A computed fold for a 346-nucleotide RNA from an uncultured Chitinophagaceae bacterium, annotated as Bacterial RNase P class A. It was read from a public genome assembly, where an Rfam model found it. The coordinates come from a structure-prediction model, not an experiment, and the mean pLDDT is 76.

[in-house]
RNA sequence: CUACAAACCCGAACUAUCGUCUCGAAUUUAUUCGGGAAGGAAAGUCCGGACAGCAUAGAGCAACCUACCGGCGAAUAACCGGCUUCAAGUUUUCUUGAAAGAGAAAGUGCCGCAGAAAAUAACUGCCAUGCAAAUGGUAAAGAUGAAAAUGUGAGGUAAGAGCUCACAGCUGUUAAUGGUAACAGUAACAGCGGGUAAACCUUGGGUGCUGUAAUGCCACGUAUAGAGCCGUUUUGAGAGCUGCUCGUUCAAGGCUCAGGGUAGGCAGCAACAGGUAAACAGUAAUGUUUAUCGCAGAUAAAUGAUAGUUUAGAAACAGAAUCCGGCUUAUGAGGUUUGUAGUUUU
Numbered sequence: 001c002u003a004c005a006a007a008c009c010c011g012a013a014c015u016a017u018c019g020u021c022u023c024g025a026a027u028u029u030a031u032u033c034g035g036g037a038a039g040g041a042a043a044g045u046c047c048g049g050a051c052a053g054c055a056u057a058g059a060g061c062a063a064c065c066u067a068c069c070g071g072c073g074a075a076u077a078a079c080c081g082g083c084u085u086c087a088a089g090u091u092u093u094c095u096u097g098a099a100a101g102a103g104a105a106a107g108u109g110c111c112g113c114a115g116a117a118a119a120u121a122a123c124u125g126c127c128a129u130g131c132a133a134a135u136g137g138u139a140a141a142g143a144u145g146a147a148a149a150u151g152u153g154a155g156g157u158a159a160g161a162g163c164u165c166a167c168a169g170c171u172g173u174u175a176a177u178g179g180u181a182a183c184a185g186u187a188a189c190a191g192c193g194g195g196u197a198a199a200c201c202u203u204g205g206g207u208g209c210u211g212u213a214a215u216g217c218c219a220c221g222u223a224u225a226g227a228g229c230c231g232u233u234u235u236g237a238g239a240g241c242u243g244c245u246c247g248u249u250c251a252a253g254g255c256u257c258a259g260g261g262u263a264g265g266c267a268g269c270a271a272c273a274g275g276u277a278a279a280c281a282g283u284a285a286u287g288u289u290u291a292u293c294g295c296a297g298a299u300a301a302a303u304g305a306u307a308g309u310u311u312a313g314a315a316a317c318a319g320a321a322u323c324c325g326g327c328u329u330a331u332g333a334g335g336u337u338u339g340u341a342g343u344u345u346u
Base pairs, nucleotide, nucleotide: 001342002341003340004339005338006337007336008335009334012310013309014308015307016306017305018304020037021036022035023034024033025032026031039317043328044327046326047325048324049323050322051211052210053209054208058246059245060244061243063207064206065205066204067203068082069081070080071079083101084099085098086097087096088095089094102202103201107200108199109196110195111194123142124141125138126137127136128135129134150168151167152166153165154164155163169192170191171190172189173188174187175186177184178183215267216266217265218264226257227256228255229254230253238250239249240248241247272294274293275292276291277290278289279288280287281286
């Protein structure tokens, strides 16, 4: 330098003519001028909120969520940094990645096949007795398996075994030291089948519901006309407070059937946990200060078309409907970083 792969970033701008929607000003009643107009994911509706309503408060059970430490944040979302364990590469405590990262010493389950046996172990083998069959002892050697009763060495034994000893390994507890903490190394003591909780379960913590077609207001119009059931403060119909129960609050009307009227408009609606730039603080995420900007609000759905130019590039995926912070998925050209392979002074 080239190619491939992965992760991340970005997703156009200007001029002219005509057109659509919206805001503001003038004008006067349909004209003129000026500002603005679809994304990084607007998608999925997955997570967390703002906001609005349900009058207010509680107990128990259930259901659901969550689980190393610290920081940041509106947040239970995400993000940043660290610790531990595991895996790979290295070659030595380094790099990259993953974790649904509390508990297996509360209990119940499960670990296929192979193998004698997957925890109440005994097939081959070894030792003792015996003519033999067989009986007893053994788990050091062998085989099966992902895993077979912690490892090495010595003593001891009929043959062996933590049976005994020394040195290690792992788990737990305690002590001081370092660290905000998770945790780390050191020392002492005790113990020695393992895995699995994304199996049931246990422990700690947490959780109201609905959703802008929420909700509030205005205008117009009708039937102050019927039937049935329950109830009217003691024996409370009905409604609410989380799914249920208790408890508690409001309450004189409520529910069902049949029938009649209306379906129009305004607000919510975009000035906000807001955008951009610089400086400072911080490992970082992020925060503070200063300056500056105002960047869609339709209501059956507007945000376009043509021509030219700029740029390394202008295409793919794709189209706002209450809004914001995230996650996931789709995606052309280009850029950054890392890895692999190749080329050789261009």